[in-house]
Model confidence (mean pLDDT): 82 of 100. The part of an RNA shown here (small-subunit ribosomal RNA, 3' major domain) has 472 nucleotides and comes from an uncultured bacterium. RNAcentral holds the full RNA, with entries from ENA, Greengenes and SILVA.

Context: one part of a larger RNA
């Protein structure tokens, strides 16, 4: 000096409390765990592991297992010797991996390539995150860690940073043996709310024609796109405050006190995580702990937990027709119109489209009519049978979707626990990365559009003063 305390004392946080919707209970997805297993590869463990590395496991991936197989080697450098090749193609054998024969092949010229040899080396997702570097999670976006001189104590250290006020904030102001500063904060940086000039084509349409249709002409007004600029800064007015900082109300104003989001995470904590992205020390392995290839597992299933779909709840509702309104993205091995064909996944067809021009693309909830009449049901959609499509060398193990028929459990879920304060919760749908196929998960997008906060006594976490200690 720190830690700590079921000491004190001031403060914050969706912490608690007022409210809304969940999770525990059903079925399936998915993760782990545990059992199984020749093998179910690793690895991640309270908070901070558990739809986590994995933005996508039928082969491949892949690292696991079993059988086939090489042994200077799948890859790298370095010697020697061979050949004009090499790569391809074709046949046989095989499960492939390879093996064995023909064959094509005039580019290249001390090579480069193959093939045989030699041994130095090669090669390990082997081991150790407690040797380690990058890199990440968490306290926490919390309001803190610190240094210089300087003062004060024999040191250890104190002051500064404590004290009145105030902030979201060690923000700021006042006071002070302390003056300064350094990294945190903040603001600089991105969107998104308003506007002006500048520009109008693929985007738009007031006025004028014109069409089935901003389609044409034509307009540069609006919208809109995207550069430039302006705009918010307690600036301005009152009241309280120490005459300060500030605060509370108010005008204007699109926007009010950090306007909303977002990017940024100080000193260091937890021998936190990663030797399996990568690098890299030591060990450890060398006809294998290495490399190649079929198959087969990683998808196993008495259970238990996580984290998510859909429901049940019903009429603020299935269901049937039928009408409207988004935004954000992606496309050349790619996006695929219209037209045709099928009940349906698709099929065929081929314009457009390097993309504000074409395409994916009909947004859905909503809004109008009608029908069901409260039921395990026109609720709910698992399971199974059958017969399909598509993707791919190739759907058995083990893909996704259609269509016919099957129609299971669930009628609101025990102790308990979880998000959330506003355009957010809860609610509908579209989109993308990954990707041949393959999400109910991740990462955007926008429509609909709420309730509640008395308040800090309690629970949890965290600052700051004090105060105790036998703890470092």
């Nucleotide at each position: 000096u720190g830690a700590c305390g079921g000491g004190a004392g001031c403060c914050c946080g969706c912490a608690c409390a007022a409210g809304c919707g969940g999770u525990g209970g059903a079925g399936c997805a998915u993760g782990u765990u545990g059992u199984u297993u020749a093998a179910u590869u690793c690895g991640a463990a309270g908070a901070u592991a558990c739809g986590c590395g994995a933005a996508g496991a039928a082969c491949c991936u892949u690292a696991c297992c079993a059988g086939g197989u090489c042994u200077u080697g799948a890859c790298a450098u370095c010697c020697c010797g061979u050949g004009c090749a090499a790569c391809g193609c074709u046949a046989u054998a095989g499960a492939g991996a390879u093996a064995u024969a023909g064959u094509u092949g005039a580019g290249g010229u001390u090579a480069a390539c193959a093939c045989g040899g030699u041994g130095a080396c090669a090669g390990g997702u082997g081991g150790u995150g407690c040797a380690u570097g990058g890199u990440u999670g968490u306290c926490g976006u919390c309001a803190g860690c610190u240094c210089g001189u300087g003062u004060c104590g024999u040191g250890a250290g104190a002051u500064g940073u404590u004290g009145g006020g105030u902030u979201a904030a060690g923000u700021c102001c006042c006071g002070c043996a302390a003056c300064g500063a350094g990294c945190g904060c903040a603001a600089c940086c991105c969107u998104u709310a308003u506007u002006g000039c500048u520009a109008g084509u693929u985007a738009c349409c007031a006025u004028c024609a014109u069409u089935a249709a901003g389609u044409u002409g034509g307009g540069g007004a609006c919208u809109c796109u995207a550069g430039u600029g302006a705009g918010a800064c307690u600036g301005c007015c009152a009241g309280u405050g120490a005459u300060a900082a500030a605060u509370u109300g108010g005008a204007g104003g699109a926007a009010g006190g950090u306007g909303g989001g977002g990017a940024u995470g100080a000193c260091g904590u937890c021998a936190a995580a990663u030797c399996a992205u990568c690098a890299u020390g030591c060990c450890c392995u060398u006809u294998a702990u290495g490399a190649c290839c079929u198959g087969g597992g990683c998808u196993a299933c008495a259970a238990a937990c996580g984290u998510g779909c859909u429901a049940c709840g019903a009429a603020u509702g299935g269901c049937u027709a039928u009408u409207a309104c988004a935004a954000a993205g992606a496309g050349a091995u790619g996006c695929u119109a219209a037209g045709c064909c099928g009940c349906g996944a698709g099929g065929u067809g081929g314009a457009g489209c390097u993309a504000a021009u074409c395409u994916c693309a009909u947004a859905a909830a909503g809004g109008u009519a009608g029908u069901c009449u409260c039921a395990g049901u026109u609720c709910g959609g698992a399971u199974u049978g059958g017969a399909g499509u598509c993707u791919g060398c190739a759907a058995c193990u083990c893909g996704a979707c259609u269509c016919c028929a099957u129609g299971a459990a669930g009628u609101u879920g025990g102790a308990a626990u979880c998000g959330c304060u506003a355009g957010u919760a809860a609610u509908c749908g579209c989109g993308g990365a990954u990707c041949a196929g393959a999400a109910u998960g991740c990462c955007g997008c926008g429509g609909u559009g709420a309730a509640u906060a008395c308040g800090u006594u309690c629970u949890c976490g965290g600052g700051c003063u004090u105060u105790g200690u036998a703890c470092a």